[in-house]
RNA sequence: UGAGUUGGCUGGGUGACCGCGGGGAGUGCGAACUCCUUGAGGAAGGUCGGGACUCCACAGAGCAGGAUGCUCGCUAACGGCGAGUCGGGGCGACCCGCAGGACAGUGCCACAGAGAACAGACCGCCGAUGGCUGGGUAACCAGCACAGGUGAGGGUGAAACGGUGCGGUAAGAGCGCACCAGCAGCUCCGGUGACGGAGUUGGCUCGGUAAACCCCAUUCGGAGCAAGGCCAAGUCGGCGUAUGGGCUGCUCGCCCGUCAGCAAUGGCAACGUCGAGGUGGGCUGCACAGAUGGAUGGUCACCCAACCCCGCAAGGGGUGGACAGAAUCCCGCCUACAGGCCAACUCACCAU
Numbered sequence: 001u002g003a004g005u006u007g008g009c010u011g012g013g014u015g016a017c018c019g020c021g022g023g024g025a026g027u028g029c030g031a032a033c034u035c036c037u038u039g040a041g042g043a044a045g046g047u048c049g050g051g052a053c054u055c056c057a058c059a060g061a062g063c064a065g066g067a068u069g070c071u072c073g074c075u076a077a078c079g080g081c082g083a084g085u086c087g088g089g090g091c092g093a094c095c096c097g098c099a100g101g102a103c104a105g106u107g108c109c110a111c112a113g114a115g116a117a118c119a120g121a122c123c124g125c126c127g128a129u130g131g132c133u134g135g136g137u138a139a140c141c142a143g144c145a146c147a148g149g150u151g152a153g154g155g156u157g158a159a160a161c162g163g164u165g166c167g168g169u170a171a172g173a174g175c176g177c178a179c180c181a182g183c184a185g186c187u188c189c190g191g192u193g194a195c196g197g198a199g200u201u202g203g204c205u206c207g208g209u210a211a212a213c214c215c216c217a218u219u220c221g222g223a224g225c226a227a228g229g230c231c232a233a234g235u236c237g238g239c240g241u242a243u244g245g246g247c248u249g250c251u252c253g254c255c256c257g258u259c260a261g262c263a264a265u266g267g268c269a270a271c272g273u274c275g276a277g278g279u280g281g282g283c284u285g286c287a288c289a290g291a292u293g294g295a296u297g298g299u300c301a302c303c304c305a306a307c308c309c310c311g312c313a314a315g316g317g318g319u320g321g322a323c324a325g326a327a328u329c330c331c332g333c334c335u336a337c338a339g340g341c342c343a344a345c346u347c348a349c350c351a352u
Stems, first nucleotide, its partner, number of pairs: 001348010012303007020039008041323001045334002048332005053224004065220005070084005085099001086097004100215002105213002107209003122154002124150003129147002131144005162180006181205002183202008228284004235276007244256004261268002304321001306319005
């Protein structure tokens, strides 16, 4: 210098003017006005996981069903986070993992292929043994490839039942042996643990799939702030009817006299008080933003990024700020996000 990895921060600034929600103070009879103060996010989003809070249900056990699934910690809790283990990817910093069990059982493995799981003879190889033909006195020899043997070679496939070599054989094969790889058992060492390392024994060589059923372990009541609580017009029911009723809630004043109100000859009812349930509605739950149809905004000027156009360049002109917006609260996860900044680390090249 270039290319990256990880973690974090920010995500327009200043001023003027006009507005909005909450709170406080002042003026005013009131309506309202003035002043002060405060007013979105890293995700407020998706509503995915967990909890607080609230109501309902609840003897115990089992069955069914759901969720989770390497280890150790953290946390109120979680499917979250941290540090590790194992597996995979990258030269590396680092990244990714839906990471229990496939000797408990059952199922499935497309196409191709002869054969897809205690397998399989299509081509090839062999044909020792048996068979057939020919030769030979006989032992035996030659031929055929009929029975049969063979998983070494070819071919198919994502996958064909360890690899290389030597021996062995009729041809072959862990059939035997040496080395390598894997698996299983045992012993020792390190680690809290997942697990890792070393040694030794066994030819043990065992396919994949559990994001198929299933098995194992742990765990799981339901509904949610439109939860819930309080008040309560109207409504319904019981009782009562006055030194009182109306005009205005109070004072004064006026009118009336027990349906004192309306209405107009049909009547409707009124007022007080107690009770029921809880409709319209209100308060609360509810907040150091906080509504109950949702405030947190707009315009202008200058500046800082970004983009576009002109220009060789200096520069000039124009556009104009990413995603998005609280609704009971909190902890997480996931998703969206123009641009800018910082730190640590890695690789390549160059210079000293």